[in-house]
RNA sequence: CAAGUGAGCCGGGUGAUCGCGGCGUCCCUUCGGGAUGUCGAGGAAAGUCCGCUCUCCACAGAGCGCGGCGCCGGGUAACGCCCGGAGCGGGGGGCUGAGCGUGCUCAGCUUACCUGCUGGAAAAGGGCCACAGAGAAGCGCAUUGCUGGCCGAUGGCAGAUGGCGAAUUGCAGAUGGCUGAUGGCCAAUUGCUAUCAGCUAUACGCCAUAAGCUAUCAGCUAUGAGCCAGCGAGGGUGAAACGGCGGUGUAAGAGACCACCGGCGCUUGCGGUAACGUGAGCGGCCAGGCAACCCCCGCCGGGAGCAAGGUCAAGCAGAGGCAAGGCGCGGCUCGCGCCGUUUGAGCCUCGGGUAGACCGCAUGAGCCGGGCAGUAAUGUUCGGCCUAGAGAGAUGAUCGCCGCCUCGCAAGAGGCACAGAAAGCGGCUUAUAGGCUCACUUGAACA
Repeated sequence: CAAGUGAGCCGGGUGAUCGCGGCGUCCCUUCGGGAUGUCGAGGAAAGUCCGCUCUCCACAGAGCGCGGCGCCGGGUAACGCCCGGAGCGGGGGGCUGAGCGUGCUCAGCUUACCUGCUGGAAAAGGGCCACAGAGAAGCGCAUUGCUGGCCGAUGGCAGAUGGCGAAUUGCAGAUGGCUGAUGGCCAAUUGCUAUCAGCUAUACGCCAUAAGCUAUCAGCUAUGAGCCAGCGAGGGUGAAACGGCGGUGUAAGAGACCACCGGCGCUUGCGGUAACGUGAGCGGCCAGGCAACCCCCGCCGGGAGCAAGGUCAAGCAGAGGCAAGGCGCGGCUCGCGCCGUUUGAGCCUCGGGUAGACCGCAUGAGCCGGGCAGUAAUGUUCGGCCUAGAGAGAUGAUCGCCGCCUCGCAAGAGGCACAGAAAGCGGCUUAUAGGCUCACUUGAACA
């Protein structure tokens, strides 16, 4: 310097003129008016959401009911607020790695930071969990699925028994061929012929069979449907399905059992005030979620509100007393008129109390600055200051200069966020143009 995160603060300035409200002083004069001085909207004055002060009303005690709040510690008059911390999650930033579509996605680690939630789901009890799904809960479920058994069907496999079954084997005989021996014929032979032996070929026949076919029987196996039973592993549904993974085991399976991991509970060491963190051992305990459903535990809570409420007190009405006159016709007398004298004019007194006035109501959980304690919220101390207040009613306007924004080459023009006290205070929430300061994160440059 750039991008970003957080905290705090300001939120037009100044001058002139005119005007408005409160208060003080003075004057005119007391119906009121004038002069002068001084004060006169906000960080939210808003919404009226929370907590209080104050006021009136109610209230013996106890119980029931209802409402609010709820991690831990601290602050405070109090709070559902604030500060600090804890656990679990979401987001943002940074780093590293991987992937490819090369600037995106995913994963891991980390932290300038922002942000949601928070008593209890318990051998306390009840309730609910849409749709989908077999099943949404205390040992419950079975669609698909895995497995065992039964019945029957089909296919395959191999078996037993029986039957069939070849040109196979065997047997018997017949015929033929070849070889050899012996004899005969021939002069003789390689020739012819007879007998015998061996080999061989073939047809019919008989017996046995192969492959195969077939019947029956029992078996194995596969498939499909059905019935009975076991299972909770896999698929599937869902926001959520009764720990994960590997093995043992089993007909198939399952924390059924075992090792490791995760969770929960109990015991215990260390750190911390605590929430909690971190380690060790043990227990198969592994049975979900919702308490912003009832409920249980702990704490707090009576109601209405300043138009609360209080003081004084015209008029009218009322009560008591006195009372025969009273009032008008400009002063007096007369006169006239009206009202009154049992239904009481008029006067006096009294209580409540309307209008009205005043208080409540601006010295207060106050404001500013410094010190001290504390991480902080906050507390405490010292010094200074008094700073709107009604009547639901004032707090404004114009002009000049400056500041900022927009438009314009310039001259110049236009504009100034949200918004207005009402008994007061502390918070929260919502609205808000623009600006300032500080701290931190990441990056770049320089020293």
The RNA shown here (Bacterial RNase P class A) has 447 nucleotides and comes from a Chloroflexota bacterium. It matches the Rfam family "Bacterial RNase P class A". Its family is annotated with tRNA processing, dimeric ribonuclease P complex and ribonuclease P activity in the Gene Ontology. From the family's description: Ribonuclease P (RNase P) is a ubiquitous endoribonuclease, found in archaea, bacteria and eukarya as well as chloroplasts and mitochondria. Rfam classes the family as a ribozyme. RNAcentral holds the sequence, with entries from ENA. Model confidence (mean pLDDT): 75 of 100.